Predicted 3D model of a 71-nucleotide RNA (transfer RNA) from a Chloroflexota bacterium. It matches the Rfam family "tRNA". It is annotated as a transfer RNA. The coordinates come from a structure-prediction model, not an experiment, and the mean pLDDT is 81.
[in-house]
């Protein structure tokens, strides 16, 4: 250089083009003689820039990081 494959919450990871879920993890409550266990609740995200489209995590196009391959 060329080809694939990936990027969503701190962390694993879901989402046929129609309100972005879920485990854990944080923080409050509640329970408990205290700790843990358990229960309720709160907050946190779509890698970056067009495009297409009524509507894009999702289609198209460039950059960007990261993995596997080729040369």
């Nucleotide at each position: 250089g060329c080809g694939g494959g990936g990027g969503u919450a701190g962390u694993u990871u879901a989402a046929c083009g129609g309100u972005a879920g879920a485990a854990u993890g944080a923080c409050u409550c509640c329970c408990u003689g205290c700790c843990g266990a358990g229960g309720a609740g709160u907050a946190g995200g779509u890698a970056c820039a067009g495009g297409u489209u009524c509507g894009a995590c999702u289609c198209c196009u460039g950059u960007u990081c990261u993995c596997c391959g080729c040369u």